The part of an RNA shown here (small-subunit ribosomal RNA, 5' domain) has 524 nucleotides and comes from an uncultured bacterium. The prediction has a mean pLDDT of 85. The RNAcentral record of the full RNA draws on ENA, Greengenes and SILVA.
[in-house]
Context: one part of a larger RNA
RNA sequence: GAUUGAACGCUAGCGGCAUGCCUUACACAUGCAAGUCGAACGGCAGCGCGGGAGCAAUCCUGGCGGCGAGUGGCGAACGGGUGAGUAAUGCAUCGGAACGUGCCCAUCGAUGGGGGAUAACUGCGCGAAAGCGUUGCUAAUACCGCAUACGACCUACGGGUGAAAGCAGGGGACCGCAAGGCCUUGCGUCGAUGGAGCGGCCGAUGUCGGAUUAGCUAGUUGGUGAGGUAAAGGCUCACCAAGGCGACGAUCCGUAGCUGGUCUGAGAGGACGACCAGCCACACUGGGACUGAGACACGGCCCAGACUCCUACGGGAGGCAGCAGUGGGGAAUCUUGGACAAUGGGCGCAAGCCUGAUCCAGCAAUGCCGCGUGUGGGAAGAAGGCCUUCGGGUUGUAAACCACUUUUGGCAGGAAAGAAAUCGUCCGGGCCAAUACCCUGGAUGGAUGACGGUACCUGCAGAAUAAGCACCGGCUAACUACGUGCCAGCAGCCGCGGUAAUACGUAGGGUGCGAGCGUUAAUC
Numbered sequence: 001g002a003u004u005g006a007a008c009g010c011u012a013g014c015g016g017c018a019u020g021c022c023u024u025a026c027a028c029a030u031g032c033a034a035g036u037c038g039a040a041c042g043g044c045a046g047c048g049c050g051g052g053a054g055c056a057a058u059c060c061u062g063g064c065g066g067c068g069a070g071u072g073g074c075g076a077a078c079g080g081g082u083g084a085g086u087a088a089u090g091c092a093u094c095g096g097a098a099c100g101u102g103c104c105c106a107u108c109g110a111u112g113g114g115g116g117a118u119a120a121c122u123g124c125g126c127g128a129a130a131g132c133g134u135u136g137c138u139a140a141u142a143c144c145g146c147a148u149a150c151g152a153c154c155u156a157c158g159g160g161u162g163a164a165a166g167c168a169g170g171g172g173a174c175c176g177c178a179a180g181g182c183c184u185u186g187c188g189u190c191g192a193u194g195g196a197g198c199g200g201c202c203g204a205u206g207u208c209g210g211a212u213u214a215g216c217u218a219g220u221u222g223g224u225g226a227g228g229u230a231a232a233g234g235c236u237c238a239c240c241a242a243g244g245c246g247a248c249g250a251u252c253c254g255u256a257g258c259u260g261g262u263c264u265g266a267g268a269g270g271a272c273g274a275c276c277a278g279c280c281a282c283a284c285u286g287g288g289a290c291u292g293a294g295a296c297a298c299g300g301c302c303c304a305g306a307c308u309c310c311u312a313c314g315g316g317a318g319g320c321a322g323c324a325g326u327g328g329g330g331a332a333u334c335u336u337g338g339a340c341a342a343u344g345g346g347c348g349c350a351a352g353c354c355u356g357a358u359c360c361a362g363c364a365a366u367g368c369c370g371c372g373u374g375u376g377g378g379a380a381g382a383a384g385g386c387c388u389u390c391g392g393g394u395u396g397u398a399a400a401c402c403a404c405u406u407u408u409g410g411c412a413g414g415a416a417a418g419a420a421a422u423c424g425u426c427c428g429g430g431c432c433a434a435u436a437c438c439c440u441g442g443a444u445g446g447a448u449g450a451c452g453g454u455a456c457c458u459g460c461a462g463a464a465u466a467a468g469c470a471c472c473g474g475c476u477a478a479c480u481a482c483g484u485g486c487c488a489g490c491a492g493c494c495g496c497g498g499u500a501a502u503a504c505g506u507a508g509g510g511u512g513c514g515a516g517c518g519u520u521a522a523u524c
Base pairs, nucleotide, nucleotide: 001524002523003522004521006520007519008518009517010516013371014370015369016368017367018366019364020363021329026327027326028325030324031323032322035074036073037072040071041070043067044066047065048064049062050061051060052059053058081282082281083280090207091206092205093204094203095202096201099199100198101197104195105194106193107192108191109190110189112146114144115143121136123134124133125132126131151161153159154158166187167186168185169184170183171182174181175180208254209253210252215245216244217243220242221241222240223239224238225237226236227235257279258278259277260276261272262271263270264269284305285304286303287302288301307318308317309316310315335361337360338359339358343357344355345354346353347352374404375403376402377401384395385394386393387392410460411459412458413457414456418451423445424444425443426442427441428440429439430438468513469512470511471510472509473494474493475492479508480507481506482505483504489496490495
């Protein structure tokens, strides 16, 4: 000099854009952060609606709008947080072969025929609660067989084995007493092959300090066989051999998430890894598996432990390193805000619902950037202050005064963009038996904004609302007076102060930076 997720002191007008627990991975009150689908299903608790009875309160009834709880599907493995652990099971770069893959895309085929349950509900019972047991009834895209099979397996012209589910919209013939069958479209389902994206695995090279850590290793190193996995492999096991690693630093100890990058520097390098992005690890501590395409799962389960809470003492409940917020620790780090309008995600045919992701607002000079605190004129160089050789000098065109302007702030008015999709109408195209339905292109119409009293623009009044901080011995830009008298004090280094202190304190003046200025800490 540059820099910072900074803190502290003094000071402080506005705006934009960023950033904001670096310390106790300490403990957490409260609210919210993952739901959705009635176009899978049986149903109907509550609300609305319809019908009936009744003077009314109310009761009965219909599943019509919708829908609590329940069965079922998908999601909950994403998104969000933190950096404890980890020196290599990680990360970065470059390669590899023995793998998996829900949703998505493409291609090919299939969706035939049956069955038995169960929750909800009802009745009974236990319990303080959390909850649980039992009787009876019922549905499905829930579950289980049979048939068929392009896959996989085997002793391979053969054998045995392995699937499925429907729902919704519309409709001309034909069949049917009717429901409907049937046709067609959309969504869904099963099997196979390929793709995309994603993920699992392996190798090489690189990746902090310590030798006052020199030897380490028995599933250890390799083989054969077997098991296991989606998959290679001591991954696991039986047997056999005795190997494997190491001064090119094994092992041990300490420290640490890694990277793109950030800061500095002419560079080489050094230091760092906040925010943003990629990867990894973790979710009260330790262990374990279940479900599933995917987890050994932050807001799932089981066991153990510590802690907290409820209890009728028998037994139960919990996990903010999600967003806010509280206590504590600390020099120190924000609101228990608004909205799903946009972007994105989950579910759904859709309408839509959910979304503390996100977008916004709030707080903080924490940082960067921009703007303002007036402009021009004005010498009797006023008064006052300070200095003085008492002549004067200086503050100083500074003020007053005159003229002007109105950024910012205040008040008033106007006013974008972020919003075109979804939806309606019309005209085409596709599908189809069809001018239905459905899909799609174009035109057109109307609706949808948290921010928001927005940005921005215009007008009104009025210099009005707006300057400090540090320094002035040398380094280092800037000097005098008074007070003090090795005292009080200053100090980054040299050093000042013991009666004329440009170095302490105050004042006048000056210098530097300026809504900041200094100090401290830290890096180059």